[in-house]
RNA sequence: CGGGGUAUAACGCAGUGGUAGCGUGUUUGUUUUGGGAACAAAAAGUCGUAUGUUCAAAUCAUACUAUCCCGA
Numbered sequence: 001c002g003g004g005g006u007a008u009a010a011c012g013c014a015g016u017g018g019u020a021g022c023g024u025g026u027u028u029g030u031u032u033u034g035g036g037a038a039c040a041a042a043a044a045g046u047c048g049u050a051u052g053u054u055c056a057a058a059u060c061a062u063a064c065u066a067u068c069c070c071g072a
Stems, first nucleotide, its partner, number of pairs: 001071007010024004018055001026042005048064005
C1' cells in the first nucleotide's frame, strides 16, 4: 500500500427493512441458621462514528475509526 472479516446490555452471542432479544452476570422478593441452589420479578442498549437511500435502517450504500487475517 492492496484485499477481506468483525464491531449489538457488564461478558458471550442472535437478530438480513417494520418499535432489539437469548444465556451468564447484577438488583429485589420468597425459601435457608447462614452460604449455595431453586423459583418469581426488575434494571441495564440512542446497535463503533458520520452522511445518504427509504414512509420506515442494527439490517441497504459511501466514508472514517478500532481490531483481526491474507497478500505485496

Predicted 3D model of a 72-nucleotide RNA (transfer RNA) from Thraustochytrium aureum.
Its Rfam family is "tRNA". The family's RNA type in Rfam is transfer RNA. Its family is annotated with triplet codon-amino acid adaptor activity in the Gene Ontology. Rfam's curators write: Transfer RNA (tRNA) molecules are approximately 80 nucleotides in length.